A computed fold for a 473-nucleotide part of an RNA from uncultured Gracilibacter sp., annotated as small-subunit ribosomal RNA, 3' major domain. Model confidence (mean pLDDT): 83 of 100. Its Rfam family is "Bacterial small subunit ribosomal RNA".
Context: one part of a larger RNA
RNA sequence: UGACGGGGGCCCGCACAAGCAGCGGAGCAUGUGGUUUAAUUCGAAGCAACGCGAAGAACCUUACCAGAACUUGACAUCGUCUGAAUUACCCGUAAUGGGGGAAGCCUUUCGGGGCAGAUAGACAGGUGGUGCAUGGUUGUCGUCAGCUCGUGUCGUGAGAUGUUGGGUUAAGUCCCGCAACGAGCGCAACCCUUAUUGCUAGUUGCCAUCAUUAAGUUGGGCACUCUAGUGAGACUGCCGGAGACAAUUCGGAGGAAGGUGGGGAUGACGUCAAAUCAUCAUGCCCCUUAUGUUCUGGGCUACACACGUGCUACAAUGGGUGUAACAACGGGAAGCAAGCUGGUGACAGUAAGCCAACCUCUAAAAAGCACCCUCAGUUCGGAUUGUAGGCUGAAACCCGCCUACAUGAAGUUGGAGUUGCUAGUAAUCGCGAAUCAGCAUGUCGCGGUGAAUACGUUCCCGGGCCUUGUACA
Numbered sequence: 001u002g003a004c005g006g007g008g009g010c011c012c013g014c015a016c017a018a019g020c021a022g023c024g025g026a027g028c029a030u031g032u033g034g035u036u037u038a039a040u041u042c043g044a045a046g047c048a049a050c051g052c053g054a055a056g057a058a059c060c061u062u063a064c065c066a067g068a069a070c071u072u073g074a075c076a077u078c079g080u081c082u083g084a085a086u087u088a089c090c091c092g093u094a095a096u097g098g099g100g101g102a103a104g105c106c107u108u109u110c111g112g113g114g115c116a117g118a119u120a121g122a123c124a125g126g127u128g129g130u131g132c133a134u135g136g137u138u139g140u141c142g143u144c145a146g147c148u149c150g151u152g153u154c155g156u157g158a159g160a161u162g163u164u165g166g167g168u169u170a171a172g173u174c175c176c177g178c179a180a181c182g183a184g185c186g187c188a189a190c191c192c193u194u195a196u197u198g199c200u201a202g203u204u205g206c207c208a209u210c211a212u213u214a215a216g217u218u219g220g221g222c223a224c225u226c227u228a229g230u231g232a233g234a235c236u237g238c239c240g241g242a243g244a245c246a247a248u249u250c251g252g253a254g255g256a257a258g259g260u261g262g263g264g265a266u267g268a269c270g271u272c273a274a275a276u277c278a279u280c281a282u283g284c285c286c287c288u289u290a291u292g293u294u295c296u297g298g299g300c301u302a303c304a305c306a307c308g309u310g311c312u313a314c315a316a317u318g319g320g321u322g323u324a325a326c327a328a329c330g331g332g333a334a335g336c337a338a339g340c341u342g343g344u345g346a347c348a349g350u351a352a353g354c355c356a357a358c359c360u361c362u363a364a365a366a367a368g369c370a371c372c373c374u375c376a377g378u379u380c381g382g383a384u385u386g387u388a389g390g391c392u393g394a395a396a397c398c399c400g401c402c403u404a405c406a407u408g409a410a411g412u413u414g415g416a417g418u419u420g421c422u423a424g425u426a427a428u429c430g431c432g433a434a435u436c437a438g439c440a441u442g443u444c445g446c447g448g449u450g451a452a453u454a455c456g457u458u459c460c461c462g463g464g465c466c467u468u469g470u471a472c473a
Base pairs, nucleotide, nucleotide: 001473002472003470004469005468007467008466009465010464011463012462013461015457016456019421020420021419022418023417026312027311028310029309030308031307032306033305034303035302042053043052064298065297066296067295068294069293070292073123077122078121079119080118081117082116083115086103087102089100090099091098106113107112125287126286128285129284130283134281135280136276137275138274139272141270146185147184148183149182150181151180152161153160154159165176166175167174191264192263193262194261196232197231198230199229200228201227202226205222206221207220210219211218235258238252239251240250241249242248314414318373319372320371321370322369323368330361331360332359335354336353339350340349341348342347380411385406386405387404388403389402390401391400427449428448429447430446431445432444433443
């Protein structure tokens, strides 16, 4: 100087407390361990691995296994030779591979070039090893308020001072003091979005007034809504109290918004030999008729069990049937598809419009209203299984999703323990998108309805500053 202490002081955080909803019990989905297996490819491992890499394993993907094949190779550059490219055909195979034989002769500035085949080796190739050889990227402490430097001063020196102290702040934020005076990386602001509004603009958007219609449908209009560009607006600016005449803080006014208005992006010096050689790049090592490459089939989907994360429930604040409500974000051409017809339905047939503020996906659902059920393993719950169908796709056996009918399991609120959340939040309700032929209870977004509680900081956990002890570095 640090680190540590079941030392001390001060302070903060959904850390506790106060509340609300869960998890832990059930069924299922999904990931992991274990076991099994020819293979169940590999990685991730307390927080910070476990709906993680994977924004989507039937084939492909695919790295694994079995079998069958290839050896300058599936891919790149270079030499020589031949040939347009290439096209269809036959035999054979599970398929690739293998065998056979036919047609055909590109372009040119005449140097050559492009493509294909044969051949020789230099080489290719490796999701093989090492993340403890590395780059890059990422997680984490932590959006915590810290981490440092120059000059000066002090100390023999390691170092100290500044950065400590008194106040204050979300903040090393600011003020005052001070052997310090300044500065840098962080904080804040600048950026995006949301909340109010002026101006500009007015179609594909909108409709107050005037006509018109089944309908903003049409004429008309751009007031309003909205859209999207540019401005304004919030700064402790104003008033009062407290304070050290300070920083600041408490209350108030005005205001759409008030003291960082809400949300996002933004992550200092560093820590964990943290993660990743399987995104990519790369040193060294290893394989080279195989650890490379191709193909068919299988596996990654196994199942006594254990754990994590979710979905659906156990019901009456509910379930069912009917019915004339109200969104936002997004997507659409090998696409989105209205309408009509058929079907109980999944869907099928036909087909208008739309490269979209125009057409379409698009029905929002919970809510409201009316009726039924009356506390039961039920009109709760939907697992499981059977049959019949639909869709995608060469192909749904292993191993997809959906529909109808039938079947109707566990489950009556869950032990010890444990998680999230402070406001348009939790809870609850539906909608969209990426991936994608098909496949969503996952992920990322969107809006609808919309709470309770916070006395407080003794305690648990994590963190910051000062100080003290130490046989630790």